[in-house]
RNA sequence: CUCUUAUCCAGAGUGGUGGAGGGAACGGCCCAAGGAAACCCGGCAACCGAUCCGUCCCAGAGCGGUUUGCUCAAGGCCGGACACGGUGCCAAGUCCGACCCUUCGGUUCAGGCGAAGGGAAAGAUGAGAG
Numbered sequence: 001c002u003c004u005u006a007u008c009c010a011g012a013g014u015g016g017u018g019g020a021g022g023g024a025a026c027g028g029c030c031c032a033a034g035g036a037a038a039c040c041c042g043g044c045a046a047c048c049g050a051u052c053c054g055u056c057c058c059a060g061a062g063c064g065g066u067u068u069g070c071u072c073a074a075g076g077c078c079g080g081a082c083a084c085g086g087u088g089c090c091a092a093g094u095c096c097g098a099c100c101c102u103u104c105g106g107u108u109c110a111g112g113c114g115a116a117g118g119g120a121a122a123g124a125u126g127a128g129a130g
Base pairs, nucleotide, nucleotide: 001130002129003128004127005126006125007124008123013041015040016039017038021031022030023029026097027096028095042090043089044088047086048085049084051081052080053079054078056076057075060072061071062070063069094122099119100118101117102116103115104114105113
């Protein structure tokens, strides 16, 4: 960088350093000297791994017995706990729109405009693959 897949209406600081930008890109609309980015500390969450608990399934093993029963158990699904390791995140729904569809409104020859809803595209993050 490309592909696959899950998620994206919750949550997170009167901190320190720093000094003018930031919200992906385009159009908007915002945030910012009452201090942006970035770094540090702090925090949030629980995607992956580890660990622990529970239900169920179960390779296999043991015991008793020959209809079969009991016990143990690597491993697996699901649910929960934790926050140890790997990430991630900490204005606004992914800030909103952009393309398509539906409904409504007013207007128009038409295109278009406004409001609400659904989907796509694009993007972000995790996990996996190339």
Description:
Model confidence (mean pLDDT): 82 of 100. A computed fold for a 130-nucleotide RNA from a Dehalococcoidia bacterium, annotated as SAM riboswitch aptamer (S box leader). The source organism's lineage runs through Bacteria, Bacillati, Chloroflexota and Dehalococcoidia.